Large-subunit ribosomal RNA, domain II from Nitrososphaera sp., 711 nucleotides, folded computationally. It matches the Rfam family "Bacterial large subunit ribosomal RNA". RNAcentral holds the full RNA, with entries from ENA. NCBI's taxonomy places the organism under Archaea, Thermoproteati, Nitrososphaerota, Nitrososphaeria, Nitrososphaera.

Context: one part of a larger RNA
RNA sequence: GCCAGGGAGUGCAUUUACGUGGCAAGGUUAACUCGACACGAGGAAGCCGCAGCGAAAGCAACACGCUCGCAAGCAAUGAGGAGCGCGGUGUGAAAGCGCCGGGAGUCACGUGGAUGCGACCCGAAACCAGUCGAUCUAAUCCAGAGCAUGGUGAAGUGGGGGUAAAACCCUGUGGAAGCCAGAAGAGGUGCUGUGUGCAAGCGUUCUUCUGACUUUGGAUUAGGGGUGAAAAGCCAAUCGAGACUGGUGAUAGCUGGUUCCUACCAAAGUAGGCGGCAGUCUAGCCUCGAGCGAGACUGCAGAGCUCGUAGAGCGACGGAUUGGGGAUUUAGGCUUCGAAAGGAGUCGGUCCCUUGUCCAACUCCGAAGGGCUCUGCGUCGUAGACCUCGGGAGACGGGGUGUAUGCGUAAGGUGUACAUCCGAGAGGGGAACAACCCUGACUAUGGUUAAGGUCCCAAAGUGAUGAUUCAGUGUGAACGGGCAAAGGGCAUCUGCGUCCAGAGACAGCGGGGAGGUAGGCUUAGAAGCAGCCACCCUUUAAAAAGUGCGUAACAGCUUACCCGUCAAGAGCGCGGGUCCUUAAAAUGGACGGGGCUAAAUCAUUCACCGAUACUGUAGACAACUCAAAAGGUUGUGGUAGGUAGGCGUCCGGCUUGGACAGAACGCAGUUCGAAAGAAUUGCGGGACCGAGCUGGAAUGAAAAUCCUGGC
Numbered sequence: 001g002c003c004a005g006g007g008a009g010u011g012c013a014u015u016u017a018c019g020u021g022g023c024a025a026g027g028u029u030a031a032c033u034c035g036a037c038a039c040g041a042g043g044a045a046g047c048c049g050c051a052g053c054g055a056a057a058g059c060a061a062c063a064c065g066c067u068c069g070c071a072a073g074c075a076a077u078g079a080g081g082a083g084c085g086c087g088g089u090g091u092g093a094a095a096g097c098g099c100c101g102g103g104a105g106u107c108a109c110g111u112g113g114a115u116g117c118g119a120c121c122c123g124a125a126a127c128c129a130g131u132c133g134a135u136c137u138a139a140u141c142c143a144g145a146g147c148a149u150g151g152u153g154a155a156g157u158g159g160g161g162g163u164a165a166a167a168c169c170c171u172g173u174g175g176a177a178g179c180c181a182g183a184a185g186a187g188g189u190g191c192u193g194u195g196u197g198c199a200a201g202c203g204u205u206c207u208u209c210u211g212a213c214u215u216u217g218g219a220u221u222a223g224g225g226g227u228g229a230a231a232a233g234c235c236a237a238u239c240g241a242g243a244c245u246g247g248u249g250a251u252a253g254c255u256g257g258u259u260c261c262u263a264c265c266a267a268a269g270u271a272g273g274c275g276g277c278a279g280u281c282u283a284g285c286c287u288c289g290a291g292c293g294a295g296a297c298u299g300c301a302g303a304g305c306u307c308g309u310a311g312a313g314c315g316a317c318g319g320a321u322u323g324g325g326g327a328u329u330u331a332g333g334c335u336u337c338g339a340a341a342g343g344a345g346u347c348g349g350u351c352c353c354u355u356g357u358c359c360a361a362c363u364c365c366g367a368a369g370g371g372c373u374c375u376g377c378g379u380c381g382u383a384g385a386c387c388u389c390g391g392g393a394g395a396c397g398g399g400g401u402g403u404a405u406g407c408g409u410a411a412g413g414u415g416u417a418c419a420u421c422c423g424a425g426a427g428g429g430g431a432a433c434a435a436c437c438c439u440g441a442c443u444a445u446g447g448u449u450a451a452g453g454u455c456c457c458a459a460a461g462u463g464a465u466g467a468u469u470c471a472g473u474g475u476g477a478a479c480g481g482g483c484a485a486a487g488g489g490c491a492u493c494u495g496c497g498u499c500c501a502g503a504g505a506c507a508g509c510g511g512g513g514a515g516g517u518a519g520g521c522u523u524a525g526a527a528g529c530a531g532c533c534a535c536c537c538u539u540u541a542a543a544a545a546g547u548g549c550g551u552a553a554c555a556g557c558u559u560a561c562c563c564g565u566c567a568a569g570a571g572c573g574c575g576g577g578u579c580c581u582u583a584a585a586a587u588g589g590a591c592g593g594g595g596c597u598a599a600a601u602c603a604u605u606c607a608c609c610g611a612u613a614c615u616g617u618a619g620a621c622a623a624c625u626c627a628a629a630a631g632g633u634u635g636u637g638g639u640a641g642g643u644a645g646g647c648g649u650c651c652g653g654c655u656u657g658g659a660c661a662g663a664a665c666g667c668a669g670u671u672c673g674a675a676a677g678a679a680u681u682g683c684g685g686g687a688c689c690g691a692g693c694u695g696g697a698a699u700g701a702a703a704a705u706c707c708u709g710g711c
Stems, first nucleotide, its partner, number of pairs: 001711006011117013026048003032042003052059002062085001065084004072077001086101006120257002123254001127247006138221009147211001149181003152177001156173006185208003190204002193202002223239001225235003260646006270283005285394001286392006295380003299377009311365001312363002318359003323354006330348001332347006398422010427438003442619007452609003455594003461606001463605006474596002487581003491578008500569001508565005514538003519533003544559001548557002620636006647700001649697010665684008
């Protein structure tokens, strides 16, 4: 891991609601007793109800007086219901206010819930008590055991030297030491070697080896205790408090799991409280039942009222705010004139005129639109809505998108409102992809469409018309996450404006491009062309006191300008479309891919494909209609969850059956049912097994790192 078997809302007590039944202003017994003990009989103590109000003392009420009115009914009427009225009691001086009053309960059984108990099941880390442990290990004690060989050579001491004597020196001897090398022994440093074997081994390297050494046997210290050259180490593979047993099914607002089917409806992640924030209570939101009996909703239109957003405005307030002008000394600053008085300029303040702006916490204004009320239309509703009461919940972690916003540089960020979707929603499209687009799936089978598509993968156009792009630009609605910007481009298409042009433009080519004069000044020189000033006149078709090269200065070349030639558009400006550039990342790489010059882009248009959408046919179920049947209308996605009806397993009672001429069960089929399931056939099997009604449950398995076994 697979398979089989086991495996989780139970029991009692109390209480509450509903259902069914008995009795009913009453209902019912408990312990216990009797008993042919199987039924039953007795047992009135007690409990609930029949009256409430009040803290209490205490006091103490509608068996209906009036009106309306549902069902029903021809009507009168009218249980229940509603509104009055009246009454009891408490309080109060009173008024008033609170609670109560026109008789339904109680017992049993069943089911849903609540509470207490282990209380749906499994799961702690822990806490406490008692007991067992020092054969491991820590320390200590008692009695023992062990340490090859070699090196170094302390004290002491012999001899010699030395001294007055010593000290001291030399040389022997000697054999000290928590000395050295190293075997046994003890340890366990590196290789982070090897090894994972029911749990620390093995190899090599390394440390120590006469000592605070190693070791054998015996003994002592025990769990908040021991022991510890101290690491919270060790105390039997267990130690920041041992193990075992018990309290014990500790507790777990936490994790996981919780077993058959179908039908109807269907949520919430909000508000407030909580030592509350992983929880829970109340409300809101879901469901089921009952009651009541006529309105409910607000989609559209109209009318009235309301608001202060968008915008706008600010000579309408508060605040901010640009430039210019003017006035004022405001016992202001600086500079300046003057001997001083005083004057001038400038800056600042204040005021006036003019000019240019801004505001969530400004508003003289002010939409669209929102809200409220009324009317009309509309939708739902006597087939019972809305509302009220009661039973049961779940949920109180939300998330995405659009719009409007706060915070934030921003975020797949965070906080709100409205709407919508996911959550709890399948199907089609988007390559794939909760919430983007289309569309809300009862079943079967056809048809038509939506979004999106129609060259191939791959269903449908290699469709039509007109234009654009040459960049593989593109072939990407968004999500999407290298998308792309400012800027640049005689790339190309296009609109508009303006200007020149058949009296010939623009470009090219041919020709001319002159004279006064080398203008004056300056300068070594300055002659169109270093620089300064001026920039006239003449001849002309036209030709500058000169556009750019050039010279030392001239010269020379060229331009403006004019003519000719040629022959039809040319120049400039402002826009729009497409394209290029701007544009750099690490394995090779993405339009989904192939590929495409359209199979790209823009515009128009016709077909077709394409879903669980819509629709034809057939069928199922639910609600309503319907005496029934037939028919009709509407509906049938669904998590948590509520409600309803069923299937199956085991055991008992009553009734009734099957079976060796073959039960259960197994394998393989067939039929029926919406399903849980049921029936049946063949083969195997070889002894029990059903059905109807009813009662009772240790009653349904895929999951719990579930348990046991097998493989």